[in-house]
Predicted 3D model of a 71-nucleotide RNA (transfer RNA) from a Parcubacteria group bacterium. The prediction has a mean pLDDT of 83. Its Rfam family is "tRNA". Its family is annotated with triplet codon-amino acid adaptor activity in the Gene Ontology. Rfam classes the family as a transfer RNA.

RNA sequence: GGGGGUGUAGCUUAGUGGUAGAGCAGCCGGUUUGCAUCCGGCAGAUGGGAGUUCGAUUCUCCCCACCUCCA
Numbered sequence: 001g002g003g004g005g006u007g008u009a010g011c012u013u014a015g016u017g018g019u020a021g022a023g024c025a026g027c028c029g030g031u032u033u034g035c036a037u038c039c040g041g042c043a044g045a046u047g048g049g050a051g052u053u054c055g056a057u058u059c060u061c062c063c064c065a066c067c068u069c070c071a
Stems, first nucleotide, its partner, number of pairs: 001070007010024004018054001026042005047063005
């Protein structure tokens, strides 16, 4: 320098055009003499920009970061 892939919550991830879900972690409450466990609830995320579309996490293009292959 060129080809391919990945990017969603603090972490691991689901979601293939129509209100973004889950597990763990966090907070609150219940349970307990207390802690843990368990139960109920709350908050929290689509890497950036542009385009297509009535509508984009999803499709297209560019950029950024990371992984990988070739040189």